[in-house]
Formats: sequence, structure tokens, C1' cells
RNA sequence: ACCUGAUUGGGGCAAACCCGUCGAAAGGCGGGGACGCAAAAUCACCGGUCUAAAGGGGUCACCCCAGGAUAGCGGGAUUGCCAGG
Repeated sequence: ACCUGAUUGGGGCAAACCCGUCGAAAGGCGGGGACGCAAAAUCACCGGUCUAAAGGGGUCACCCCAGGAUAGCGGGAUUGCCAGG
């Protein structure tokens, strides 16, 4: 430097759900809680998915649209613990 996660130690994170809070929403954050995770650490660069406030359209039913969201959807980039090879 690269590969692997069957094994050891110390640990780490935390889905659903509940409460609070922010947000138009998707969703975020804090507390509780553990389905899972060896990158479930960081980054929206590529694809996907979700939302549709503002804006645009409309036959006033609604439709389009990301500068919003998702890193626990996949790919990619960067960094990293332990053990083994």
C1' cells in the first nucleotide's frame, strides 16, 4: 500500500414507533427506543426516489417545476477503529 470481516478487546452509530421542536411539505434536530450497520463517518458529483413553498400553466378538478429532501436507495470521492492475510 492492497485485500478480507470467520475470530479478539474496547467501544461507536441507531430503523420503526413515541414526545418536543423547526419546516409549506418531503424531512431535519433534541430526548426516549433498537430494526439493523465495519464506514449506518463526511460530501448531492452521477443515476434513482420523495416533496412542490415560490414560480409557471389551467377546463379551477388539478398539472409542471428544485435553489428543498434522502449519504440507512445505488454508484463515486475523501477520511477512519480493531483483527487477520
Molecule: c-di-GMP-I riboswitch aptamer
Organism: bacterium